[in-house]
Context: one part of a larger RNA
RNA sequence: UGACGGGGACCCGCACAAGCGGUGGAUGAUGUGGAUUAAUUCGAUGCAACGCGAAAAACCUUACCUACCCUUGACAUGUCUGGAAGCUUCGAGAGAUUGAAGUGUGCUCGCAAGAGAACCGGAACACAGGUGCUGCAUGGCUGUCGUCAGCUCGUGUCGUGAGAUGUUGGGUUAAGUCCCGCAACGAGCGCAACCCUUGUCAUUAGUUGCUACGAAAGGGCACUCUAAUGAGACUGCCGGUGACAAACCGGAGGAAGGUGGGGAUGACGUCAAGUCCUCAUGGCCCUUAUGGGUAGGGCUUCACACGUCAUACAAUGGUCGGGACAGAGGGUCGCCAACCCGCAAGGGGGAGCCAAUCCCAGAAACCCGAUCGUAGUCCGGAUUGCAGGCUGCAACUCGCCUGCAUGAAGUCGGAAUCGCUAGUAAUCGCGGAUCAGAAUGUCGCGGUGAAUACGUUCCCGGGUCUUGUACA
Numbered sequence: 001u002g003a004c005g006g007g008g009a010c011c012c013g014c015a016c017a018a019g020c021g022g023u024g025g026a027u028g029a030u031g032u033g034g035a036u037u038a039a040u041u042c043g044a045u046g047c048a049a050c051g052c053g054a055a056a057a058a059c060c061u062u063a064c065c066u067a068c069c070c071u072u073g074a075c076a077u078g079u080c081u082g083g084a085a086g087c088u089u090c091g092a093g094a095g096a097u098u099g100a101a102g103u104g105u106g107c108u109c110g111c112a113a114g115a116g117a118a119c120c121g122g123a124a125c126a127c128a129g130g131u132g133c134u135g136c137a138u139g140g141c142u143g144u145c146g147u148c149a150g151c152u153c154g155u156g157u158c159g160u161g162a163g164a165u166g167u168u169g170g171g172u173u174a175a176g177u178c179c180c181g182c183a184a185c186g187a188g189c190g191c192a193a194c195c196c197u198u199g200u201c202a203u204u205a206g207u208u209g210c211u212a213c214g215a216a217a218g219g220g221c222a223c224u225c226u227a228a229u230g231a232g233a234c235u236g237c238c239g240g241u242g243a244c245a246a247a248c249c250g251g252a253g254g255a256a257g258g259u260g261g262g263g264a265u266g267a268c269g270u271c272a273a274g275u276c277c278u279c280a281u282g283g284c285c286c287u288u289a290u291g292g293g294u295a296g297g298g299c300u301u302c303a304c305a306c307g308u309c310a311u312a313c314a315a316u317g318g319u320c321g322g323g324a325c326a327g328a329g330g331g332u333c334g335c336c337a338a339c340c341c342g343c344a345a346g347g348g349g350g351a352g353c354c355a356a357u358c359c360c361a362g363a364a365a366c367c368c369g370a371u372c373g374u375a376g377u378c379c380g381g382a383u384u385g386c387a388g389g390c391u392g393c394a395a396c397u398c399g400c401c402u403g404c405a406u407g408a409a410g411u412c413g414g415a416a417u418c419g420c421u422a423g424u425a426a427u428c429g430c431g432g433a434u435c436a437g438a439a440u441g442u443c444g445c446g447g448u449g450a451a452u453a454c455g456u457u458c459c460c461g462g463g464u465c466u467u468g469u470a471c472a
Stems, first nucleotide, its partner, number of pairs: 001472002003469003007466007015456002019420005026311008034302002042053002064297007073127001077126002079123005086103007107116003129286002132284003138280002140275003143271001145269001150189006156165003169180003195263004200231007209221003213218001234257001237251005313413001317372007329360003334353002339348003379410001384405007426448007
């Protein structure tokens, strides 16, 4: 100087407390461990692995296994050599591949011979190739402490020196934020602000948007909205407290008040944290194989254990009928209207739309009426049977959806444990990415919309000062 302490003082955080809703019990989905397997590819492992890499495993993906094949190779450059390429037909094979026959000559230069470009094949060698190993050789990227308020430097001063001071102290703040003091004076990376979004107003611009006019055509741009530029919030004003400071408390005005709400933004560093399977890369290893191709299988197994979720156990509810109100997105290999068929999934159909125009698209919870009457039920929907639909070469291993039938566990969950402080929790639906098809995941969007916070004694994590130490 640090680190540590079941030392001290002060402060903060959904850390506790006060509340609301869950998890842990059930069934299912998904990930992991374990077991199994020819293979169940690999990685991630306290917080900070476990709906994670994977924003889509039927084939492909795919890295794994089995079988069959190739060896200058699926891909790149160079040398030599032949032929354009390509297309058609037949045969063998699971296919990769392979055998045979036919057709066909293009572009540039050149009178021609020929040369060249591109492409295809052959030969030998340099080489290619490797999702093989090492993240404890690395770059890059990322997680975490933590959006915590810290981490340092120059000069000066003090100390023999390691170092100290500044950065400590008194106040204050979300903040090393600011003020005052001070052997310090300044500065840098962080904080804050500048950026995006949301909340108010003004101006400008009005089509596909809107409608004070209209049946429409057509008018108009006031309003809604769209999207550009501005204004607005700064403790600016008033009162009090304070040290005449910084600031704090209350108030006015205001759409908004003291960081208005949200996002992006992550200092010096820690964990030899994660990633050689995104990519790049040193070293090592393989080179008729640890490279390459194909078919089938596997990643989807299942006595069990754990994590994360979905659906429930019902009447604040289930079912039936009628009625209302969003936002944000996506659409040409696409979204697909009206209408018709089908109980439905869906099929036919073909209008419109490269979209403020058309479509996806009926939002749901909610409201009104009816029914059920506390029951394993008109709750719950697993499982299974049959019949169908869709995508796709192909749904057997192994997809999703529909109808009919079946109707399991489950009556609110032990010890323990998680999230959340406001348009939040809870609850309700909608959309996107990925994608041929395949979400209860994920990323967004809006609708309805609470309760509680006395307080900081305690648990956990963090910050500052101080103290002890046989630790570095």